[in-house]
The prediction has a mean pLDDT of 78. Two RNAs folded together computationally: RNase P RNA and transfer RNA, 452 nucleotides in total. Rfam match: Bacterial RNase P class A. From the family's description: Ribonuclease P (RNase P) is a ubiquitous endoribonuclease, found in archaea, bacteria and eukarya as well as chloroplasts and mitochondria.
RNA sequence: CGAGAGGUCUGGACGGCCGCUCCGGAACAUCAGUUCCGGGGAGGAAAGUCCGGGCUCCACGGGCCAGGGUGGUUGCUAACGGCAACCGAUUGAAAAAUUAGGGAAAGUGCCACAGAGAAUAGACCGCCUAAGCGUGGGGCUUGUCCCCUCGCCGGCAAGGGUGAAACGGUGCGGUAAGAGCGCACCGCGGUUCCUGGUGACAGGACCGGCACGGUAAACCCCACCUGGAGAAAGACCAAAUAGAGGAGCAUCAAGGCGAUGGCCCGCGCCGCUUCCGGGUAGGUCGUUCGAGGUCGAAUGCGAAUUCGAUCCCAGAGAAAUGGUCGUCACCCCUUCACGGGGGCUACAGAAUCCGGCUUACAGGACCUCUCGCACA
RNA sequence: GGGGAUAUAGCUCAGUUGGGAGAGCGCGUGGAUCGCACCCACGAGGUCGGGGGUUCGAGUCCCCCUAUCUCCACCA
Numbered sequence: 001c002g003a004g005a006g007g008u009c010u011g012g013a014c015g016g017c018c019g020c021u022c023c024g025g026a027a028c029a030u031c032a033g034u035u036c037c038g039g040g041g042a043g044g045a046a047a048g049u050c051c052g053g054g055c056u057c058c059a060c061g062g063g064c065c066a067g068g069g070u071g072g073u074u075g076c077u078a079a080c081g082g083c084a085a086c087c088g089a090u091u092g093a094a095a096a097a098u099u100a101g102g103g104a105a106a107g108u109g110c111c112a113c114a115g116a117g118a119a120u121a122g123a124c125c126g127c128c129u130a131a132g133c134g135u136g137g138g139g140c141u142u143g144u145c146c147c148c149u150c151g152c153c154g155g156c157a158a159g160g161g162u163g164a165a166a167c168g169g170u171g172c173g174g175u176a177a178g179a180g181c182g183c184a185c186c187g188c189g190g191u192u193c194c195u196g197g198u199g200a201c202a203g204g205a206c207c208g209g210c211a212c213g214g215u216a217a218a219c220c221c222c223a224c225c226u227g228g229a230g231a232a233a234g235a236c237c238a239a240a241u242a243g244a245g246g247a248g249c250a251u252c253a254a255g256g257c258g259a260u261g262g263c264c265c266g267c268g269c270c271g272c273u274u275c276c277g278g279g280u281a282g283g284u285c286g287u288u289c290g291a292g293g294u295c296g297a298a299u300g301c302g303a304a305u306u307c308g309a310u311c312c313c314a315g316a317g318a319a320a321u322g323g324u325c326g327u328c329a330c331c332c333c334u335u336c337a338c339g340g341g342g343g344c345u346a347c348a349g350a351a352u353c354c355g356g357c358u359u360a361c362a363g364g365a366c367c368u369c370u371c372g373c374a375c376a
Numbered sequence: 377g378g379g380g381a382u383a384u385a386g387c388u389c390a391g392u393u394g395g396g397a398g399a400g401c402g403c404g405u406g407g408a409u410c411g412c413a414c415c416c417a418c419g420a421g422g423u424c425g426g427g428g429g430u431u432c433g434a435g436u437c438c439c440c441c442u443a444u445c446u447c448c449a450c451c452a
Stems, first nucleotide, its partner, number of pairs: 001372010012328007020041009043347001047358002050356005055230004060266006067226005072086005087101001088099004102221002107219002109215003124160002126156003132152003136148004140143001168186006187210001188208003192205005234285004245275005255270004278451003292311008330343005377448007386401004395432001403419005425441005
């Protein structure tokens, strides 16, 4: 210099004028409120609501089954399906990336079309005629003989072909032809042994001719986790009305109801479910000090944890966080340039709060690493 | 703010152990009719809402987006 890989941060700046919301203080006002001063006022995703938790309620306690979720190992964490490090597999020349990555010798199912055969398989083309039987021809030494062609009965699975997938691969030996049939190497398997590692696993030795196709984001098995609903949760105050009606179940008990489904035991209550109607649609709390932010130190490879200092940083309720002007910055068009014109910018906007994941995103800044070339 | 469901031809909808993309109406052509409708025959028409994954193979199984529909206040 070129080609790539991984990660972090940022998300226009300043000023003038006019507004909005919340908090504190002062003044005025009977109240509602008004004015002045000071301070705070969207995001990295506030989003999707996909996971996990705090918090709140459901009369209650226990057990079994069903249902749901997760799935390499070790750790981090309040918890997780998140994150970190490592292991295996796949891709890449490498940096690196991806990985729902337990079990297919517990059982069941499925593997369309093509193909001979799709799972303790199979013979279409093909290869063979050693053994047995036969047809035809030939030979002579005329035999229970030999040679050739073909057929039957058979043997084979090397080669062709089908397919996503065909029951190890290469070589040598072997054979009528062949084949793990035998051997060597590679691959594969092993509840064996040794070494290293907390572990997933890795390396080596020995054994086994190979017996074990794929699919579990198919049923299933194994291990672990798991109540339900969600701030319209919930608590209090205020206001108003018709504690009325229809249907179903149950109706004195061996019945019904009881926070998700089913069952059982104890316990509690005596009605429960649903439909059509009636009334109010106001206020306060929950609600923003929190697994909080920033800086520093220590421990750890890291996720993270601990300690110290410092800061208070939106809380509205149909919902504030805005508009406009100027300068600069950025982008586009034009120009050799100065300059001029335009855009006034991306994705998007809190609503109970946190930790993650995922998705959207104009532009800009920085760090680390790999490979190639050149030079010193 | 929170829950649930749906998306397949122009319209309304089927589609189950994952392997052929379908039905009715509509549309086009031909027949029948003096002509039209009904009727008969044939045909066209599909990114299965979009993207990714699992699998030999996905409308179907899993994940992420998009759009539409729908339900949730309190009191007696």